This is a predicted structure of a 79-nucleotide RNA (SAH (S-adenosyl-L-homocysteine) riboswitch aptamer). The coordinates come from a structure-prediction model, not an experiment, and the mean pLDDT is 77.
RNA sequence: UUCGCCGAGGGGCGCUGCGACCGUGGGAAUGCACGGCCAGGCUCGGUGGAUGCUUCGACUGUAACGGCGCUCAUGACGC
Numbered sequence: 001u002u003c004g005c006c007g008a009g010g011g012g013c014g015c016u017g018c019g020a021c022c023g024u025g026g027g028a029a030u031g032c033a034c035g036g037c038c039a040g041g042c043u044c045g046g047u048g049g050a051u052g053c054u055u056c057g058a059c060u061g062u063a064a065c066g067g068c069g070c071u072c073a074u075g076a077c078g079c
C1' cells in the first nucleotide's frame, strides 16, 4: 500500500436509485440494453494474508463525514 473478516462512528420508519453485485439479451470484448437488489460503497480501530522497504518504537491528545422526508434519543442555548 492492498485484500478479507470483526467492531465502532446514537436509533427507527418511508422514498428515490449512482456505483458494485446478480440475472437475461446481445456481443470479439471488461463496452451496451433491460430487470433485480441497493443510501456505512466512507473513515477509524483490531485482526489474518499479500505486496513493499519510502526506518522503528514510546507517550499524550483526538475524530471527520454519510441523498430526501418524518421521528425518537442525547447535548447546548433561549422562553
Stems, first nucleotide, its partner, number of pairs: 001050009010072006018041001021036005040065001

Of the family's consensus pairs, 100% are formed in the model.